This is a predicted structure of a 105-nucleotide RNA (SAM riboswitch aptamer (S box leader)) from uncultured Aquimarina sp.

[in-house]
RNA sequence: UUAUCAAGAAAGGCCGAGGGAAUAGACCCGAUGAAGCCUUAGCAACCCUUGCAUUUCAAAUAGAAUGCGAGAAGGUGCUAAAUUCUACCAAUUUUGGAUAGAUAA
Numbered sequence: 001u002u003a004u005c006a007a008g009a010a011a012g013g014c015c016g017a018g019g020g021a022a023u024a025g026a027c028c029c030g031a032u033g034a035a036g037c038c039u040u041a042g043c044a045a046c047c048c049u050u051g052c053a054u055u056u057c058a059a060a061u062a063g064a065a066u067g068c069g070a071g072a073a074g075g076u077g078c079u080a081a082a083u084u085c086u087a088c089c090a091a092u093u094u095u096g097g098a099u100a101g102a103u104a105a
Base pairs, nucleotide, nucleotide: 001105002104003103004102005101010040011039012038013037014036018029019028020027023087024086025085026084041079042078043077046075047074048071049070050069051068052067053066054065055064056063083100088097089096090095091094
C1' cells in the first nucleotide's frame, strides 16, 4: 500500500487468577480452572498447487492479468460471544461510513 474481518474449527498436560488490544461505559468468560507455555487435533484458504473461461502480448500450446471451480503437502493465521457491543459522522433506531486494531501478501 492492497484485500479481508456477522462463516468455520478443541481436547489433553503444566501452572494458578485473572481475561475479552488500548481509554471510558456496558455486557460476558473464569476454581466445573482465566491468561501464559507445551502436545495433539481441527478450521479456513491469504500465500501455495491445479482445471476451465476471458483479456493482453506482432504471434504462440509459453508468459502475465482477471474471474469461476477443485485441492490441502508446505509458510502464516485462527479454534467463546460480529474485531463482544457502544463512543466519531450521516441518515434515523437500525444500517452505511470513518478512526483504531487484527491477519495476509
Its Rfam family is "SAM riboswitch aptamer (S box leader)". About the family: The SAM riboswitch is found upstream of a number of genes which code for proteins involved in methionine or cysteine biosynthesis in Gram-positive bacteria. Taxonomically the source falls in Aquimarina (Bacteria, Pseudomonadati, Flavobacteriales, Flavobacteriaceae). The prediction has a mean pLDDT of 81.